[in-house]
Molecule: transfer RNA
Organism: Candidatus Micrarchaeota archaeon
RNA sequence: GCGAGCGUAGUCUAGCCUGGUAGGACUUUGCCCCUCCAAGGCAAAAACCCGGGUUCAAAUCCCGGCGCUCGCA
Numbered sequence: 001g002c003g004a005g006c007g008u009a010g011u012c013u014a015g016c017c018u019g020g021u022a023g024g025a026c027u028u029u030g031c032c033c034c035u036c037c038a039a040g041g042c043a044a045a046a047a048c049c050c051g052g053g054u055u056c057a058a059a060u061c062c063c064g065g066c067g068c069u070c071g072c073a
Stems, first nucleotide, its partner, number of pairs: 001072007010026004020056001027045006049065005
């Protein structure tokens, strides 16, 4: 330099193909339970890498950029 894949809470990840309320687990906080702790129960906080386009509507489709990984040279 060329090509491919990936990028979603603090962490891991589903959803993307086929556009329609962003879900789960861990973590954290509060409450309940308990003599206390742990465990358990309930609730809450927390995310779509950036910019643009298409669309009534974009995590999802298109273009560009950035980053990571892999392959080729």